[in-house]
Context: one part of a larger RNA
Molecule: small-subunit ribosomal RNA, central domain
Organism: metagenome
RNA sequence: CUGGGUGUAAAGGGAGCGUAGGCGGAUGGACAAGUCUGAUGUGAAAGGCUGGGGCUCAACCCCGGGACUGCAUUGGAAACUGCCCGUCUUGAGUGCCGGAGAGGUAAGCGGAAUUCCUAGUGUAGCGGUGAAAUGCGUAGAUAUUAGGAGGAACACCAGUGGCGAAGGCGGCUUACUGGACGGUAACUGACGUUGAAGCUCGAAAGCGCGGGUAUCGAACAGGAUUAGAUACCCUGGUAGUCCGCGCGGUAAACGAUGGAUGCCCGCUGUUGGGCCAACUGGUUCAGCGGCCAAGCGAAAGCAUUAAGCAUCCCACCUGGGGAGUACGCCGGCAACGGUGAAACUC
Numbered sequence: 001c002u003g004g005g006u007g008u009a010a011a012g013g014g015a016g017c018g019u020a021g022g023c024g025g026a027u028g029g030a031c032a033a034g035u036c037u038g039a040u041g042u043g044a045a046a047g048g049c050u051g052g053g054g055c056u057c058a059a060c061c062c063c064g065g066g067a068c069u070g071c072a073u074u075g076g077a078a079a080c081u082g083c084c085c086g087u088c089u090u091g092a093g094u095g096c097c098g099g100a101g102a103g104g105u106a107a108g109c110g111g112a113a114u115u116c117c118u119a120g121u122g123u124a125g126c127g128g129u130g131a132a133a134u135g136c137g138u139a140g141a142u143a144u145u146a147g148g149a150g151g152a153a154c155a156c157c158a159g160u161g162g163c164g165a166a167g168g169c170g171g172c173u174u175a176c177u178g179g180a181c182g183g184u185a186a187c188u189g190a191c192g193u194u195g196a197a198g199c200u201c202g203a204a205a206g207c208g209c210g211g212g213u214a215u216c217g218a219a220c221a222g223g224a225u226u227a228g229a230u231a232c233c234c235u236g237g238u239a240g241u242c243c244g245c246g247c248g249g250u251a252a253a254c255g256a257u258g259g260a261u262g263c264c265c266g267c268u269g270u271u272g273g274g275c276c277a278a279c280u281g282g283u284u285c286a287g288c289g290g291c292c293a294a295g296c297g298a299a300a301g302c303a304u305u306a307a308g309c310a311u312c313c314c315a316c317c318u319g320g321g322g323a324g325u326a327c328g329c330c331g332g333c334a335a336c337g338g339u340g341a342a343a344c345u346c
Base pairs, nucleotide, nucleotide: 003318004317005316006315008299012314014201015200016199017198021194022193023192025088026087027086028085029084031082033081034080035077036076037075038074039073040072041071042070049065050064051063052062053061054060091191092188093187094186095184096183097182098181103177104176105175106174107173108172109171110154115149116148117147118146119145120144121143125136126135162169163168206247207246208245209244210243211242216240220236221235222234223233258313259312260311261310262309263308266291267290268289269288270287271286272285273284274283275282276281295302296301319346320345321344328339329338330337331336
């Protein structure tokens, strides 16, 4: 390279937007680049292949054929691809009507709880554990009542419920705002799809500056346990956890399953719409689940939300270790990230 693959064996990029490129709906006409076909020229000879022949055979040599799958010129064909011109509406988009939603951003508000402070009642314990101890408490704790402060998170509702591209999103109200869905069929008329580069987003931890700090809590200290205990358990507790701005760019970033389109038995539940209706119903579109047929699969399983049948595009894999290491380069304040070998070894 040709292949064969990528849910769990090696392998889907964390996700999106999108450039180049690849691929691309129906129909009429033109052209003839690809494509098909005829002719001509060329494709040296030798060699190779093949049919003969000559050295007694063979090697070797000679003759003929075919081949040289190519290129160029020229005549033709027009189904398919391409290109050009025209038309269309099913793909795609827009408009209009409608309801659903923890989608996003910002501001404000609320109650429960924890902690702390003040005051009252009250007295000897509290706390914690397997059992204890460290710790707190007669300077009055724990408990309880009232008031106050502050930060963080939002019980019930809550649901194999909803929304979002993914990460993710959950008290209430308001403002601004993205997307999806149903209905309609007025408008555009293939405007589509995928997407190397590129750009943007991206949990948690981490980093910089400034703030905040109730809880929890790496590090750390103490108490236990133990042979030891740099742990598991307990009492404390700093960074952090929270907010603003900036950086970082990784995860079992998982459905371990890239995206798009079409096709292919059914049953059942549920969310949001529509239609028929008024039935405990039927039907249709979009989503989220469970179970199964064919088919697929090494199996377990998947099965209209495919891991089935097909087409298109991207990404990735090619024995284990060495190693996601070294070196180089790029990015970063750093931590580190990206790219990513070889020797050697089995």